[in-house]
c-di-GMP-I riboswitch aptamer, 85 nucleotides, folded computationally.
RNA sequence: ACAAAUAUUCGGCAAACCCGCCGAAAGACGGGGACGCAAAGUUUAAUGUCUAAAAGGUUUUCCUCAUGAUUGAUUGACUGCGAGU
Numbered sequence: 001a002c003a004a005a006u007a008u009u010c011g012g013c014a015a016a017c018c019c020g021c022c023g024a025a026a027g028a029c030g031g032g033g034a035c036g037c038a039a040a041g042u043u044u045a046a047u048g049u050c051u052a053a054a055a056g057g058u059u060u061u062c063c064u065c066a067u068g069a070u071u072g073a074u075u076g077a078c079u080g081c082g083a084g085u
Stems, first nucleotide, its partner, number of pairs: 001085002012037002017032004022027001035072001041078003045075003048070003055064003
C1' cells in the first nucleotide's frame, strides 16, 4: 500500500433486569449485572423507528407536528487492532 474472504481474545465494550438520578415522555447518565458484539470505536449524514411537552386543529379524552430521542435499527463517511498478500 492492497483487500475485506478466514482464524484468535491477554485485553475491550455491555442487552434485559435492579438501585440511584435527570426528563412531560421517549429516553439519557452513574453503580451493579451479562444477553450478546470483531468495529457494540467516532459521526444523526440519509432512511426508518419511538415520544408528543410546547404549538396548531378539534371539542375530545382525539388528531397533526421534533425543536426531543434512538447507530445494540438499515445504509453511508472517518478511524483503528491482529492475521494475510
Background: The coordinates come from a structure-prediction model, not an experiment, and the mean pLDDT is 77.